[in-house]
RNA sequence: CUGACGGAGAGUUUGAUCCUGGCUCAGGACGAACGCUGGCGGCGCGCCUAAGACAUGCAAGUCGAGCGGGGUUUGCCGGUGAGCUUGCUCACUGGCGGACCUAGCGGCGGACGGGUGAGUAACACGUGGGUAACCUACCCGCCAAUCGGGGAUAACCACGGGAAACCGUGGCUAAUACCGGAUGGGCAUCGGCGGCUGCGGCCGCAGGAUGUAAAGGAGGCGCAAGCCUUCGUUGGCGGAUGGGCCCGCGGGCCAUUAGCUAGUUGGUGGGGUAAUGGCCCACCAAGGCGACGAUGGCUAGCCGGCCUGAGAGGGUGGCCGGCCACACUGGGACUGAGACACGGCCCAGACUCCUACGGGAGGCAGCAGUCGGGAAUCUUGGACAAUGGGGGAAACCCUGAUCCAGCGACGCCGCGUGAGCGAUGAAGGCCUUCGGGUUGUAAAGCUCUGUCUUGAGGGACGAAGACCCGGGGAGGCAAUGCCCUGGGGGUGACGGUACCUCAAGAGGAAGCCCCGGCUAACUACGUGCCAGCAGCCGCGGUAAUACGUAGGGGGCGAGCGUUGUCCGGAAUGACUGGGCGUAAAGGGCGUCUAGGCGGCCUGUGAAGUCCGACGUGAAAGACCACGGCUCAACCGUGGGGGUGCGUUGGAAACUGGCAGGCUUGAGGGCAGGAGAGGGAAGCGGAAUUCCCGGUGUAGCGGUGAAAUGCGUAGAUAUCGGGAGGAACACCAGUGGCGAAGGCGGCUUCCUGGACUGUACCUGACGCUGAAGCGCGAAAGCGUGGGGAGCGAACGGGAUUAGAUACCCCGGUAGUCCACGCCGUAAACGAUGAGUGCUAGGUGUGGGAGGUAUCGACCCCUCCCGUGCCGGAGCUAACGCACUAAGCACUCCGCCUGGGGAGUACGGCCGCAAGGCUGAAACUCAAAGGAAUUGACGGGGGCCCGCACAAGCAGUGGAGCAUGUGGUUUAAUUCGAAGCAACGCGAAGAACCUUACCCGGGCUUGACAUCCCUGGAAAGCCUCAGAGAUGAGGCCCUCCCGCAAGGGACCAGGUGACAGGUGCUGCAUGGUUGUCGUCAGCUCGUGUCGUGAGAUGUUGGGUUAAGUCCCGCAACGAGCGCAACCCCUGUCCCGUGUUACCAGCAUUGAGUUGGGGACUCACGGGAGACUGCCGGUGACAAACCGGAGGAAGGUGGGGAUGACGUCAAAUCAUCAUGGCCCUUAUGUCCGGGGCUACACACGUGCUACAAUGGCCGGUACAACGGGCUGCGAAGGGGCGACCCGGAGCGAAUCCCUAAAAGCCGGUCCCAGUUCGGAUCGCAGGCUGCAACUCGCCUGCGUGAAGCCGGAAUUGCUAGUAAUCGCGGAUCAGAACGCCGCGGUGAAUACGUUCCCGGGCCUUGUACACACCGCCCGUCACACCACGAGAGUGGGCAACACCCGAAGCCGGUGAGCCAACCGCAAGGAGGCAGCCGUCGAAGGUGGGGCUCAUGAUUGGGGUGAAGUCGUAACAAGGUAGCCGUAUCGGAAGGUGCGGCUGGAUCACCUCCUUU
Repeated sequence: CUGACGGAGAGUUUGAUCCUGGCUCAGGACGAACGCUGGCGGCGCGCCUAAGACAUGCAAGUCGAGCGGGGUUUGCCGGUGAGCUUGCUCACUGGCGGACCUAGCGGCGGACGGGUGAGUAACACGUGGGUAACCUACCCGCCAAUCGGGGAUAACCACGGGAAACCGUGGCUAAUACCGGAUGGGCAUCGGCGGCUGCGGCCGCAGGAUGUAAAGGAGGCGCAAGCCUUCGUUGGCGGAUGGGCCCGCGGGCCAUUAGCUAGUUGGUGGGGUAAUGGCCCACCAAGGCGACGAUGGCUAGCCGGCCUGAGAGGGUGGCCGGCCACACUGGGACUGAGACACGGCCCAGACUCCUACGGGAGGCAGCAGUCGGGAAUCUUGGACAAUGGGGGAAACCCUGAUCCAGCGACGCCGCGUGAGCGAUGAAGGCCUUCGGGUUGUAAAGCUCUGUCUUGAGGGACGAAGACCCGGGGAGGCAAUGCCCUGGGGGUGACGGUACCUCAAGAGGAAGCCCCGGCUAACUACGUGCCAGCAGCCGCGGUAAUACGUAGGGGGCGAGCGUUGUCCGGAAUGACUGGGCGUAAAGGGCGUCUAGGCGGCCUGUGAAGUCCGACGUGAAAGACCACGGCUCAACCGUGGGGGUGCGUUGGAAACUGGCAGGCUUGAGGGCAGGAGAGGGAAGCGGAAUUCCCGGUGUAGCGGUGAAAUGCGUAGAUAUCGGGAGGAACACCAGUGGCGAAGGCGGCUUCCUGGACUGUACCUGACGCUGAAGCGCGAAAGCGUGGGGAGCGAACGGGAUUAGAUACCCCGGUAGUCCACGCCGUAAACGAUGAGUGCUAGGUGUGGGAGGUAUCGACCCCUCCCGUGCCGGAGCUAACGCACUAAGCACUCCGCCUGGGGAGUACGGCCGCAAGGCUGAAACUCAAAGGAAUUGACGGGGGCCCGCACAAGCAGUGGAGCAUGUGGUUUAAUUCGAAGCAACGCGAAGAACCUUACCCGGGCUUGACAUCCCUGGAAAGCCUCAGAGAUGAGGCCCUCCCGCAAGGGACCAGGUGACAGGUGCUGCAUGGUUGUCGUCAGCUCGUGUCGUGAGAUGUUGGGUUAAGUCCCGCAACGAGCGCAACCCCUGUCCCGUGUUACCAGCAUUGAGUUGGGGACUCACGGGAGACUGCCGGUGACAAACCGGAGGAAGGUGGGGAUGACGUCAAAUCAUCAUGGCCCUUAUGUCCGGGGCUACACACGUGCUACAAUGGCCGGUACAACGGGCUGCGAAGGGGCGACCCGGAGCGAAUCCCUAAAAGCCGGUCCCAGUUCGGAUCGCAGGCUGCAACUCGCCUGCGUGAAGCCGGAAUUGCUAGUAAUCGCGGAUCAGAACGCCGCGGUGAAUACGUUCCCGGGCCUUGUACACACCGCCCGUCACACCACGAGAGUGGGCAACACCCGAAGCCGGUGAGCCAACCGCAAGGAGGCAGCCGUCGAAGGUGGGGCUCAUGAUUGGGGUGAAGUCGUAACAAGGUAGCCGUAUCGGAAGGUGCGGCUGGAUCACCUCCUUU
């Protein structure tokens, strides 16, 4: 440089963030199953569960060319008989043959092929080796041989037994069956020699000794003997193939399995085997295995491969292939080349079947099939045509091996269900803002095509062998045979299939899942925490893209989804490739063994390591190339690769080994000094307590306050004396020592370690360290002492709702000592040990050196220790930072989500308490760390506010008014609900209003639009009725108009529609309340931070104010503040009527003339800005004081309300989505109700009286209002009011009197001459109408009430208080509301406290944010687990008993053909018997394990249970750890420890949810 290959993440903890960490998803795969659906073909695959049980059929036979028989048939030659046409036929029979069939003997094969995976953790498997320790039938090659005898026995025959299976006795017979003998040059064993050797032995030679073979059949030729060919047979050598045995290495889990072992380990000798071996036996020795995991338990056939993965790895072992194991269960051998034998045998057991009850038979884990089990897995098919196997000389037979077919979408692959054109964008569906959109070129329609399916016709490859007939070749006499070759010729299960042709017609062929995010795809309706969904997060509470349905859409497609399992993602067990200060995780500390790791130099060998070569790594698969089925799947051929193992040659850097050396690591020597290092003994003083004595008197003590307690029997206090125990003030430190725990008066003795200096010695002697061993605070335990103080438990007193606590008074264990246990702590730096390296600055402890100096201090340098700050670097951040949490190396310990749980069980330790080790079921979608912004704190700092305080007047008590709750009712309409609902919506309910109730009516409607018909409409009257309404009558006609008609209005009618104060303020707009007129809330850019976010906005001052100034990584800006606006306070100017009147005239009167000064009104302007002076402050901002001024530091008041909060209020002001009603939830009318009343609360009024009441007299306002109105004068009435009607649409008239006040009088402290409720009577007014239910007046009546408990409200100046006046609403009806003016105070030291708020900071486990969170007992339901008198089962061992079959051994008096034999017998063998071993079985005590068990223990989970309040803010007693003790419970207390505790300090009893 080129090429190839090649790794994607997401959701979910939070208000948000980063990190840690688990859970979940997207992918691929499957021998699958389930749901819905299903057209065709090809190629594969198909009991994963019960190695459960099996009916039926088939799956291993074959050879007559090994043998004797039997049967059928036939030829020839005879015999007998019969029929008869004397030559034929038939029957029987004898001999010799042929053909066919065959039970038996015999041979070969049934050890292959086929099945299954139970067992097996093992040399079973894989891989590589060994066998000098072995075997191998059939096959191949070579050498040699195949001689000669013998005795039996099946079949068969006869007899007998038995139901059967089958058996017995006697008799006959053959062989390639069996047995001697011969030969043997071969082979075996022993011995000899030689060679080789790995020393074990092997090979060869000679040939000594001994032993050892055989079988024939067929064909041909031949008279025969015999020969030839071929198939067999025997001995031997070799090969091939297949095996046996042995070894190295490799691959499961549990250590809560840690010790195992008696044939055990080895030896010697023997037995056994094909062969080694303790395989077996005798004897001898005492070994062998194990943390590099023995033994035991559980699980499991192993591999090639397969799935996944980037890879490393993980998972898996179905089909195909290799190996192993098994064949009903267990045992056993026999036969054989080979078996301890799937379709063989024997025994035992279980099961099934038959039976005549005596006895027998059986083994599908072969192919099909059945039952059963199960979510689930096929035909009781065809054929030997091919391939292969067995037998045979061959034909051939057998072959559920195999090849095919069938069934199953089980998988993979291919194809189809049509193609083109087609807009009016049809109909229908769905949605809709009603315009339309979408389904959708989709359909229809037109034009085509013909795959597949269907029908018809044709129609394969797979077949070549064998066999037959020829030809040739070597050899041979020839034929046969062998080799080569030509021809003939039969053979197809699949199947009339593949394929080809023709025909017809779009005709027969589409579903499934999904559409909240992840994740691609959205609307409507239904439903209403229901029904349901869900992989995780989560949806569903009346607007659900999440449930169900529909329309539409997305994905895949003869499939689609679901479930299960595996890998992946998961770097979430991290070899590649993780971590441990605070997230899970450093052992409490030391010492040491094994182990791991190890300084510098040289040499050596070559174990590791590296390179080359060779062998192996089977085939299939995978990969590449080419090829065959039309493609593909599938298949064929070739190639490449194969991390591994073995053999061999080489290299020598590194690691290791060996040898030698070195000194820097380590250690030692010498010289110094430091220290609460450890142990023992002794000594000392201060203090507490107690005892004795003196002085002294009434208290002491204790607390928030008290009480218990002590004290007149003399305490406390004080003085003197004494006793005893424990601890050592000051020094003292941020200090020292120690490995940690820990160590503190002084002295002595014993003793450990470290440091500095020197560089004399050793020469890598080092580091770490599983186990082991030791040490190890406090508490606790045992024995014995001791006991002053303190002090769990306990008693008492307080506190409290309670107080098993906090506080107080007592007080026992204990604390102390000795000895022995325990072995744990927040045993912490929450930080293992060691080594090296990597900026500085500044303290401090110990030591040394240097310069200078007379000397010391100071100064500089080095080493060791101990702190702080800080850079790089690291870290999630906080932080760490030469004392690392940085950069590296070595070793150890530990972690792998939370809960369950440091629990249970087991084991070990302990006297006990308990410790160490240490799970699972089940359950959750988190649990966490750090940091951020808020909020909160019975945290801190600073600062405001009528917040408190100071003060004045009230409320809470009374009566009444009014609102609310509650109750009542036919209805008492509805809303408002802490502050911020309650004289609120109501600025005004007798009818109306009115929404409620009762009753009576109406149904296109009381109201809107459109259409048709008629009529103007309206108005008036009569009758019925409660009225709505109904009936009738009177009246009499409008406008436009090209004259048809139109318009407004009314009536009738039709249908669209109206209407709803019906629901939802949790669907909304708008409006409003509130924090709060508080001073805050934000943005842009920049900067800092991984980020949330921070900075700005914090800080120092100052202000009413984020107001302003200064400072500052910020610089600016916006919304707020302020100002601009209105009213008011002073002055000026202008204008003077209806206002005003100083001077002039006039009147009863500013009445009139007049005036324009004043008041006042209106308009305009001035004035106030910290501008000036002094002081303070920082030279600032600003503050304090002063001057001037009507006013002074925002002059007073109003309007004005930031970002936001409260799902705050309002669907009943209005508007409005959705839902609901439609002869009613609409509408009209009458009456009733909203006015009820045993009560409760809020807001007010009037009072309780003398600062007052009453009577008389007499002053002074302002804001306002007035025409269906205000209403004067005058008159009437005690009065409300009436008559009256002037004036006034109002600076003119009226309401209008203001009242308190002032003057005078009276009352005299009394429930009153206070107070006026209540009630009675009589009136007035408004109104259609005052009964329910108005207001007012007069007379009478005269209630409660004598200043108000706990508690609580307003107000800081023209304010509170007090006095009256006006107005809105309104016919009438205010004690309410909104305004107005009159009179007119008190007090504020101050910010500790209560409430609210602002800023900064701190803690937090809160974030629907403290009205938060949250702990434990108890109660209930469910779930899993532990214990439990026990009970039931399983597994593997052990001891003993019994002991089948059978091998082996002994015996063998019985029995026996072959050989020997002198014929007696012998050799040999068999039965039988005995013995060892021995399966099953029995007995016994243990082990492990599973299930179950009255009861019991804790645990988990579960919308609204009980008790408390432990923890989180100083959580109200800081919390937590260990331990002890106590208590309903959280928990409390004691002792020791930790900071992962807040606070500036002191005081502050309780105060919950």
Small-subunit ribosomal RNA from a Clostridia bacterium, 1553 nucleotides, folded computationally.